This is a predicted structure of a 74-nucleotide RNA (transfer RNA) from a Patescibacteria group bacterium. Its mean pLDDT, the model's own confidence on a scale to 100, is 82. It matches the Rfam family "tRNA". Gene Ontology term of the family: triplet codon-amino acid adaptor activity. Taxonomically the source falls in Bacteria candidate phyla (Bacteria). RNAcentral records the identical sequence in 2 taxa.
RNA sequence: GCGGGAUUAGUAUAGUGGUAGUACACGACAUUGCCAAUGUCGAGGCGCGAGUUCGAUUCUCGUAUCCCGCUCCA
Numbered sequence: 001g002c003g004g005g006a007u008u009a010g011u012a013u014a015g016u017g018g019u020a021g022u023a024c025a026c027g028a029c030a031u032u033g034c035c036a037a038u039g040u041c042g043a044g045g046c047g048c049g050a051g052u053u054c055g056a057u058u059c060u061c062g063u064a065u066c067c068c069g070c071u072c073c074a
Base pairs, nucleotide, nucleotide: 001070002069003068004067005066006065007064010024011023012022013021018054026042027041028040029039030038047063048062049061050060051059
């Protein structure tokens, strides 16, 4: 330098052009004499920029970080 993959909540992970889910963690409440456990509810997220579109987390381009492979030079 070239090609490919990944990036979604604190952590792990699913998802798809039309309201972004799950588990654990976190907070509140209920249950209990207390704790734990259990149940209900809640807060919190699509790496960044641009484009296409009525609408982009999804498609296109660029870019950042990480991983894999290849090539050239010294």